[in-house]
This is a predicted structure of a 73-nucleotide RNA (transfer RNA) from a Candidatus Dadabacteria bacterium.
Taxonomically the source falls in Candidatus Dadabacteria (Bacteria, Pseudomonadati, Thermodesulfobacteriota).
Model confidence (mean pLDDT): 81 of 100.
Rfam family: tRNA. It is annotated as a transfer RNA.
RNA sequence: GCUGGCAUAGCUCAGUUGGUAGAGCAGCUGAUUUGUAAUCAGCGGGUCGGGGGUUCGAGUCCCUUUGCCAGCU
Numbered sequence: 001g002c003u004g005g006c007a008u009a010g011c012u013c014a015g016u017u018g019g020u021a022g023a024g025c026a027g028c029u030g031a032u033u034u035g036u037a038a039u040c041a042g043c044g045g046g047u048c049g050g051g052g053g054u055u056c057g058a059g060u061c062c063c064u065u066u067g068c069c070a071g072c073u
Stems, first nucleotide, its partner, number of pairs: 001072007010025004019056001027043005049065005
């Protein structure tokens, strides 16, 4: 230099053929307990790496760019 993959909640990851962004863990509140842990119920938390485009509508498609990983030269 070229090619490919990954980037989504604090963490690990889903997200189908483009149609209102989710789970587990963690956090907070309540119940239970003498108390803690465990368990149960509930709640909060997102510019989907950045920018642009296509579309009635984009996490998803296209272009560009940043970071990380791998391969080729």